The RNA shown here (Guanidine-I riboswitch aptamer) has 104 nucleotides and comes from Methyloligella sp. GL2. The model forms 100% of the base pairs in the Rfam consensus.
C1' cells in the first nucleotide's frame, strides 16, 4: 500500500404513514352495513450508521488455580457533515440502497 473477514440481537424514542381498530362526515328515522377522510389526537403496525438503554461478542486488568482451564469482579468498545434519486410492505419515513455519491 492492497485485499479478505467481522462490526450482532432486543427494548425504547425522534420520526412515519394509513392495512386493521378507533374517530369524523355522508347514505338510513335508529341500528346494522357501506363509502369517504391521516389536512384525525390516538391504539395495532414500520422505525434510526451518524439517538438512548440492555444483553451478547471482542480487547485489557485482577481474583482463582498446575494452567492463556471453567468461573467471578472491574474497565474499554472511539469518531461520524452527508444529498438527489430509487426500493419494500397497505403506505410512508431518520427503514433499505447508505459509514453510499459528494464534502471537509
Nucleotide at each position: 500500500g492492497a485485499g479478505g473477514c467481522c462490526a450482532g440481537c432486543a427494548g425504547c424514542u425522534a420520526g412515519g404513514g394509513u392495512u386493521c381498530c378507533g374517530g369524523a362526515u355522508g347514505c338510513c328515522g335508529c341500528a346494522a352495513g357501506c363509502a369517504u377522510c391521516g389536512u384525525c389526537u390516538g391504539g395495532u403496525c414500520c422505525g434510526a450508521g451518524a439517538g438512548c438503554u440492555g444483553c451478547a461478542g471482542c480487547c485489557c486488568g485482577g481474583c482463582g488455580g498446575c494452567g492463556c482451564a471453567g468461573g467471578c469482579c472491574g474497565g474499554g468498545u472511539a469518531c461520524a457533515c452527508g444529498g438527489c434519486g430509487g426500493g419494500a410492505c397497505a403506505a410512508a419515513a431518520g427503514c433499505c440502497c447508505g459509514g453510499g455519491a459528494g464534502g471537509c